The RNA shown here (FMN riboswitch aptamer (RFN element)) has 130 nucleotides and comes from Aeromicrobium sp. Root495. The RNAcentral record of the sequence draws on Rfam and Ribocentre. The prediction has a mean pLDDT of 82. It matches the Rfam family "FMN riboswitch aptamer (RFN element)". Its family is annotated with FMN binding in the Gene Ontology. RNAcentral records the identical sequence in 2 taxa.
C1' cells in the first nucleotide's frame, strides 16, 4: 500500500427588506441557501447515492385487537448560451430553472415538528490476508 474484518468518532445551508391584508418569515416584489461519492478541470441541474414517502417479505412482544424492527424493491425536483482549453452541461461571462413530508390565524426550500433521529459518505483505531 491493497483487501477483508471489528469498532470509535464525524457528518446540511438559508427568511432580509417592502408591499397587501383581520391575519403570511407561507401570497406578491427584490434579495438569501445548495448533503455525499464520480468526472480528463472545480457541478444544487451530468452520471449514481443519501435523506421524505411507498413497501413485498422476516423477526420480536401481545390471549386477542394490536404494537415494534429490519427490510428486496419502488417512488423522489431543476440548464441553456457565449468564452477559454487537449479535456468543463463542473471554470469564466450572461440569462434561467429546482427544492419531501406533518404543522401553521393564510399556500413555507428558509419558521414549527418527526429529528438529541436516520444517512450517502469521510476520518481514525485495532486485528487479519497479501
Nucleotide at each position: 500500500c491493497u483487501c477483508g474484518c471489528g469498532u470509535g468518532c464525524c457528518c446540511g445551508g438559508g427568511g432580509u427588506c417592502g408591499g397587501u391584508g383581520u391575519a403570511a418569515u407561507u401570497c406578491c416584489g427584490a434579495g438569501c441557501c445548495g448533503g455525499c461519492g464520480g468526472u480528463c478541470a472545480u457541478a444544487g441541474u451530468c452520471c449514481g447515492c443519501g435523506a421524505c414517502c411507498c413497501g413485498a417479505g422476516u423477526c420480536c412482544c401481545g390471549c386477542a385487537a394490536g404494537g415494534g424492527g429490519c427490510g428486496a424493491g419502488g417512488u423522489u425536483g431543476a440548464a441553456c448560451c457565449g468564452g477559454u482549453g487537449g479535456a468543463a452541461c463542473u471554470c469564466c461571462g450572461g440569462u434561467a430553472c429546482c427544492g419531501a413530508c406533518g404543522g401553521u390565524g393564510a399556500a413555507a426550500g428558509u419558521c414549527c415538528g418527526g429529528a438529541g433521529g436516520a444517512g450517502a459518505g469521510g476520518c481514525g483505531c485495532a486485528c487479519g490476508c497479501u